Parts: sequence; structure tokens; C1' cells
RNA sequence: AAAGUCCUUCAGGGCAGGGUGAGGCGACAGCCAAUUCCCGACCGGUGGUGAUGCAAGCAGAGACUUGCUAAGUCCACGAGCCGACACGGCGUAUCAGACCGGGGAAGCAGGAGUUUGGUGAAAUUCCAACACCGACGGUACAGUCCGGAUGGGAGAAGGAUUCU
Repeated sequence: AAAGUCCUUCAGGGCAGGGUGAGGCGACAGCCAAUUCCCGACCGGUGGUGAUGCAAGCAGAGACUUGCUAAGUCCACGAGCCGACACGGCGUAUCAGACCGGGGAAGCAGGAGUUUGGUGAAAUUCCAACACCGACGGUACAGUCCGGAUGGGAGAAGGAUUCU
């Protein structure tokens, strides 16, 4: 230094402001009422790639090397959805089926910019503008609220050990 095994820790952000009023209350004057609707606001997991930027090395510049950093829309991955199946509940004289609940292997499914302009030898990554995307259950229709979740997790950092 590389590889294997094990352990520990860490590992997601976001409706400012305004309008409407499903519905509710009422002493029938009115009052309350959406982070879900409308206008608008805000947010961006992990690894890779990469012409940004910063720092260091060489006396200096350039070049070069090294380190850090750099994409929500590129390439991959995670999470959420589905899922055989077993378990629990319900049910039954006993079972089975159906139904309900949490769990869940293999695997499946699954989002959005080669927009316009700029720089340049070179950019889907830089700069500017405009555009677009975001599981499930609940509830007035939710990327942002509540819930599964004190969960899971790509991976990151550190440590121990084995071997070459």
C1' cells in the first nucleotide's frame, strides 16, 4: 500500500406573504376554517464523471503534480410502492377461503433540460435566463403537515484483526 473479516459512530432539506371557502359554529349581526385548492414562496440523499474555484509543491511565471471542492434533470445506487411466503388478528366444532394488520426473499416497477443565450479548442456539469421533477397511508386534492420511522439505508469516517 492492496485485499478479506469484524466492530463503532455518522448518514435529508423545504410553504414567507396573500386569495378562495369544502365544512363547522352561531344570539342569524357574524365568526372560525387548506402548509393540501389558486397566486406566490421554499427544498435537493449517496457514489461516479466533469473546463469551476481554492490551497500546496518547484526561486518566480507558465506547464505539470498533489489535496480539498464542484450536476435535483448525465451514468449508476439508496429510500419510498408492488411482491412469493410465513406470522398475528378476525372467523370456525376444527380447518380452508376471503378479509384486516405488521413483516418480507428473489425480482419487478419507477421522475425531471441534449431549452435559449454566453465563454471556450472542448460544457446536458461553468455563467445568465427560462422550464421541469418529486413513493405510500391520513386529511379539503400534500415534494414541504401528520404517520409507518426511536425504522431502513446507498454510502462516509474511524478502529481492530488476518493475509499478500
This is a predicted structure of a 164-nucleotide RNA (FMN riboswitch aptamer (RFN element)) from a Bacillota bacterium. Rfam family: FMN riboswitch aptamer (RFN element). From the family's description: The RFN element is a highly conserved domain that is found frequently in the 5'-untranslated regions of prokaryotic mRNAs that encode for flavin mononucleotide (FMN) biosynthesis and transport proteins. This element is a metabolite-dependent riboswitch that directly binds FMN in the absence of proteins. In Bacillus subtilis, the riboswitch most likely controls gene expression by causing premature transcription termination within the 5' untranslated region of the ribDEAHT operon and precluding access to the ribosome-binding site of ypaA mRNA.The FMN riboswitch structure, reported in present an FMN-bound six-stem junction, adopts a butterfly-like scaffold, stapled together by opposingly directed but nearly identically folded peripheral domains. Rfam links the family to the GO term FMN binding. Its mean pLDDT, the model's own confidence on a scale to 100, is 79. It was read from a public genome assembly, where an Rfam model found it. The organism belongs to Bacillota, within Bacteria.